Predicted 3D model of a 73-nucleotide RNA (transfer RNA) from a Candidatus Omnitrophota bacterium. Rfam family: tRNA. From the family's description: Transfer RNA (tRNA) molecules are approximately 80 nucleotides in length. The organism belongs to Candidatus Omnitrophota, within Bacteria.
RNA sequence: GCCCGUGUAGCUCAGUUGGUAGAGCAAAGCAUUCGUAAUGCUUAGGUCGGUGGUUCGACUCCACUCGCGGGCU
Numbered sequence: 001g002c003c004c005g006u007g008u009a010g011c012u013c014a015g016u017u018g019g020u021a022g023a024g025c026a027a028a029g030c031a032u033u034c035g036u037a038a039u040g041c042u043u044a045g046g047u048c049g050g051u052g053g054u055u056c057g058a059c060u061c062c063a064c065u066c067g068c069g070g071g072c073u
Stems, first nucleotide, its partner, number of pairs: 001072007010025004019056001027043005049065005
């Protein structure tokens, strides 16, 4: 320098013809217990790496750019 993959909640990840974002674990509250743990229920938490474009509408499509991983020379 070229090619491929990847970036979504604190962590690990889903999100399949574009239609106003989810799970598990973690956190908080409540119930249960003499109390803790475990268990059950509930709640909060993300403008989807960034900027711009297409579109009525973008995590999803396009361009540029940044980080990470891998390959080639």